[in-house]
RNA sequence: GACGAUAAAGGCAAACCUGCUGAAAGGCAGGGGCGCAAAGCAUUGGGCCUAAACCCUUAUUUAAGGGCAGGGUUGCCAGGCUGCCGAAA
Numbered sequence: 001g002a003c004g005a006u007a008a009a010g011g012c013a014a015a016c017c018u019g020c021u022g023a024a025a026g027g028c029a030g031g032g033g034c035g036c037a038a039a040g041c042a043u044u045g046g047g048c049c050u051a052a053a054c055c056c057u058u059a060u061u062u063a064a065g066g067g068c069a070g071g072g073u074u075g076c077c078a079g080g081c082u083g084c085c086g087a088a089a
Stems, first nucleotide, its partner, number of pairs: 003086002011036002016031006034075001040081002044078003047073004054067005
């Protein structure tokens, strides 16, 4: 450098529940623990989710459908930066 164990020390925390928040997706806090060797950091590209506002169409009194700025997700993938431990190969 690479690799990753029924190792050691520690770490994170899915679903679900409660509260707060947001138009929504979602986020935050507490409980919880499915999992995770980068499930640490940033958020660059793609994917996915959302779509209050805005635009278009229909409709006609505020509704439906479509599009999209924007928002979200990194525990979807790839790339960037950093990092604990050390069996085997």
Description:
c-di-GMP-I-GGC riboswitch aptamer from a Bacillota bacterium, 89 nucleotides, folded computationally. Rfam family: c-di-GMP-I-GGC riboswitch aptamer. Rfam links the family to the GO term cyclic-di-GMP binding. The prediction has a mean pLDDT of 83. The sequence was found by an Rfam model in a public genome assembly.